[in-house]
Context: one part of a larger RNA
RNA sequence: UGACGGGGGCCCGCACAAGCAGUGGAGUAUGUGGUUUAAUUCGAAGCAACGCGAAGAACCUUACCAGGUCUUGACAUCCAGAGAAUCCACUAGAGAUAGAGGAGUGCCUUCGGGAACUCUGAGACAGGUGGUGCAUGGUUGUCGUCAGCUCGUGUCGUGAGAUGUUGGGUUAAGUCCCGCAACGAGCGCAACCCUUACGAUUAGUUGCUACGCAAGAGCACUCUAAUAGGACUGCCGUUGACAAAACGGAGGAAGGUGGGGAUGACGUCAAAUCAUCAUGCCCCUUAUGACCUGGGCCACACACGUACUACAAUGGUGAUUAACAGAGGGAAGCAAAACCGCGAGGUAGAGCAAAUCCCUAAAAAUCAUCCCAGUUCGGAUUGCAGGCUGCAACCCGCCUGCAUGAAGCCGGAAUUGCUAGUAAUCGCGGAUCAGCAUGCCGCGGUGAAUACGUUCCCGGGCCUUGCACA
Numbered sequence: 001u002g003a004c005g006g007g008g009g010c011c012c013g014c015a016c017a018a019g020c021a022g023u024g025g026a027g028u029a030u031g032u033g034g035u036u037u038a039a040u041u042c043g044a045a046g047c048a049a050c051g052c053g054a055a056g057a058a059c060c061u062u063a064c065c066a067g068g069u070c071u072u073g074a075c076a077u078c079c080a081g082a083g084a085a086u087c088c089a090c091u092a093g094a095g096a097u098a099g100a101g102g103a104g105u106g107c108c109u110u111c112g113g114g115a116a117c118u119c120u121g122a123g124a125c126a127g128g129u130g131g132u133g134c135a136u137g138g139u140u141g142u143c144g145u146c147a148g149c150u151c152g153u154g155u156c157g158u159g160a161g162a163u164g165u166u167g168g169g170u171u172a173a174g175u176c177c178c179g180c181a182a183c184g185a186g187c188g189c190a191a192c193c194c195u196u197a198c199g200a201u202u203a204g205u206u207g208c209u210a211c212g213c214a215a216g217a218g219c220a221c222u223c224u225a226a227u228a229g230g231a232c233u234g235c236c237g238u239u240g241a242c243a244a245a246a247c248g249g250a251g252g253a254a255g256g257u258g259g260g261g262a263u264g265a266c267g268u269c270a271a272a273u274c275a276u277c278a279u280g281c282c283c284c285u286u287a288u289g290a291c292c293u294g295g296g297c298c299a300c301a302c303a304c305g306u307a308c309u310a311c312a313a314u315g316g317u318g319a320u321u322a323a324c325a326g327a328g329g330g331a332a333g334c335a336a337a338a339c340c341g342c343g344a345g346g347u348a349g350a351g352c353a354a355a356u357c358c359c360u361a362a363a364a365a366u367c368a369u370c371c372c373a374g375u376u377c378g379g380a381u382u383g384c385a386g387g388c389u390g391c392a393a394c395c396c397g398c399c400u401g402c403a404u405g406a407a408g409c410c411g412g413a414a415u416u417g418c419u420a421g422u423a424a425u426c427g428c429g430g431a432u433c434a435g436c437a438u439g440c441c442g443c444g445g446u447g448a449a450u451a452c453g454u455u456c457c458c459g460g461g462c463c464u465u466g467c468a469c470a
C1' cells in the first nucleotide's frame, strides 16, 4: 500500500422486510450427472456449467462406432502424357466403386500451340473437429452500468509511498458546491445516438373519407415518415451556508435522469473458447487423413437443473362465431374464394416481390350447462384407422379421428422472480427449417398487491481501526 475481520461509522441494491406468483410433490418436454454401450462424438462445471455452444441429430449434418474401400489423396499450387467440356442409358455391388457403350466434338491461335474442364502418372506437398485456452491472437462471461481507476507538475517522507481522490454538505453518480499544499488533466459518470409519450410544419399512395352507395374529388381526420420544437429545477414558495441542492406548488402531453434501449473505465478470476476463425510448438502421414452403407448422438435402476400441463367452479364443455391488437414473414415463396373430408388435410389456383394480395382465426369476452366427484377435472400411456413432409419416418418426425383413460385433490426441509403498464394471465409472429418448438427472440390484449423501515441475511461503495496474510 492492499487483502481480510462473527471491528466501528456512513450509504446503496427486489439484499431483507411488506406483498403477488412460483419452484421443490405429479405427468411430460428438455439439458446434465451417473450407469450402460461397438459407439452412446466433443466442449461448458458455484454465483458466472446444466431448454448452454445447438437459430432446429431420420440420411446429410457428424466430429463417434461396426463393416466395406482409397493412398499425391475429398480440397490447393506446380510438372508430364491423353482427352474438349458435357449429356444419355447398361451390368455387378448395400453403396463407395469397378466394367463396358452411345451422343457430342465447342472457344482463342502467329497453326507451333493455348485457356477452361476431365482422366492417368511422378514427387514436392495436401489433410487432421489430433494435443496444449497453463505458449497465443481475436471474441466472450463476471464483479458491474458498480463509481470508481489513474496521470503531469508541485509539496511532504531516508524510502516503500502520501497528498490531489481526505473533510462539511449534496447527488443515481469522484454529480455538484464549500473548504483544504495543492493546482490542473485523462479514462469512466452525465450528455451527444435510437425508441416511446405531445402538438406543429411538410408530404399524401397502396392509407384515410366531412357523400345514402359507387365513381369522382380532397388530405380535414386516422395513419405513414421526414423536419425542427418541447423539460432546463426554467418559474413561485419553504428549508439550506448568501452555495450545491432538497421539499411543495403552478403551468404542462410529459417534472426533476419522463419510460425503455444501445453504450461496460483501470482491472479481477493462469475464468471460457486451439470444435467459429487465426496461430506457435508437439504428434499422425497406405492413417489420428479421405469415401460409402448401416448404426449411434434418442440407451435407462437412478440423481439434479430449467420449463410446459395440471390438480379445477375466478373452472370444464357447448353455443353465439358477436367484437377489439401489435409486430413480423412471403417467389424453389405466402396462398384467397369455391368444392371434398368429422378432422389433420386434399382439389383448386384468384391475388401478391406486397401500407394494395396472402399468412390472419387474435385469445382471454358473453349466454347455456355441469354441482364438488378422481368428476363433463386432468390428460399421461396404449390400441386401431388415417394425413403431411421427405429417396426413406423400424431404430428415430409432426399432426388428426375413434377408443383407452395413469399419476395428480396445491406439494417437506429449502428456494426463485418481480416495485407499474411491472408481476400475473391471454393469445400472435419470426429466425433456424423439406419436415419437426412446452425452447429462444420479439409483439400486443387484460391488468394487480405491497414497500413501516434498514435491526438482521447476501452483494457492493467510501472513511476509519486491528494485523495470523501478500
Stems, first nucleotide, its partner, number of pairs: 001470002004466002007464007015454002019418005026309008034300002042053002064295007073125001077124002079121005086103003090099003107114002127284002130282003136278002138273003141269001143267001148187006154163003167178003193261004198229001200227005207219003232255001235249005311411001315370006328359003333352002338347003377408001382403007424446007